Large-subunit ribosomal RNA, domain VI from Microgenomates bacterium DG_75, 269 nucleotides, folded computationally. NCBI's taxonomy places the organism under Bacteria, Bacteria candidate phyla, Candidatus Microgenomatota. The full RNA is in RNAcentral, with records from ENA and SILVA. Its mean pLDDT, the model's own confidence on a scale to 100, is 87.
Context: one part of a larger RNA
RNA sequence: CGUUGGAUACUUGAGAGAAGCUGUUUCCAGUACGAGAGGACCGAAAUGGGCCAAUCCCUAGUGUGCCAGUUGUUGCCGUCAGGUGCACCGCUGGGUAGCUACAUUGGUUCGGGAUAACCGCUGAAAGCAUCUAAGCGGGAAGCCCAUCUCAAGAUAAGGUAUCCUUCCCUGACCUUUGGGUCGGGGGCGAGAUCGGUAGGAGAUUACUACCUUGAUAGGCGACCGGUGUAAGCGUAGCAAUACAUUUAGCCAAGUCGUACUAAUCGAUC
Repeated sequence: CGUUGGAUACUUGAGAGAAGCUGUUUCCAGUACGAGAGGACCGAAAUGGGCCAAUCCCUAGUGUGCCAGUUGUUGCCGUCAGGUGCACCGCUGGGUAGCUACAUUGGUUCGGGAUAACCGCUGAAAGCAUCUAAGCGGGAAGCCCAUCUCAAGAUAAGGUAUCCUUCCCUGACCUUUGGGUCGGGGGCGAGAUCGGUAGGAGAUUACUACCUUGAUAGGCGACCGGUGUAAGCGUAGCAAUACAUUUAGCCAAGUCGUACUAAUCGAUC
C1' cells in the first nucleotide's frame, strides 16, 4: 500500500514444512520342520539404543552482584582492633535465581485409502489354455490421509463475534423541491501510535505486563533459601586460641505483601 467505512479479538485452511529409525529378550514353542544336530513363519508382550521436543521438582554443573576461611603487601581508613584496595574472582570451601545436562518427562503410535513389483478369481479373442482384452480381489519402511508447526499478499486477499461512525464547510449533475448521485477540505469516535515503568521478550525492531480506578520496577516488611555462629564486651589461658552472648551476623536475581519513590501532564493519527 492492498484486501472497498474504521477497528479489536477469535478462527477456517488453499498451500508449505517437520516427523518417519532400530536392537535385544520373553510367550506362542523346544511347537511346525528334521534321522539327529538344530530350529522357525505368523501373532502378542517387555525392555533398551539413536534422534527430537519440553522442563528445572529430583541429581549434577556453572553461578566474576551471595557467605565463609586464608597467604603476601614499603597501599589506604592516623595507630591497635576491625575493615578495604591489589595479587587470574589472589587462592580455597560452599552456593539462591537464571542458564544447562550428566537430570526428569514425553514423542518417534494406532488406523484408513489408492497403488508398485508380485500373487490371484472369473474370462474370451483362439470350443483348449491364459491374472486381462471387459470385469473383480490381495499386496510395501514407499504415495495420499491421519500426528505436530506455519499459514487469507490464498490479489480467488475468506469466516465469526463485538465496538465506533455517517458531523461541519464547499463544487458539479439530476430533481417529483422532500432530496439523491459523484467529488474536494476539515472534525469527532472506537481504536492505535508516540511517551513512561519493566521483562515470561529481546542485537535493532518486534512481543508481553503495567501506567495512580496502579503492585510495572525500585525501596521497605515478612518468608523461602545460601553461608555457617558476626562485631563488641565478658570468662578461661602467658599466648595462639577456646567458650558464652549466638543455629548468630551478613545475604543477588526467589515468593507474598506494602503506594514510600518513579510510571506526570499529555500529544499525534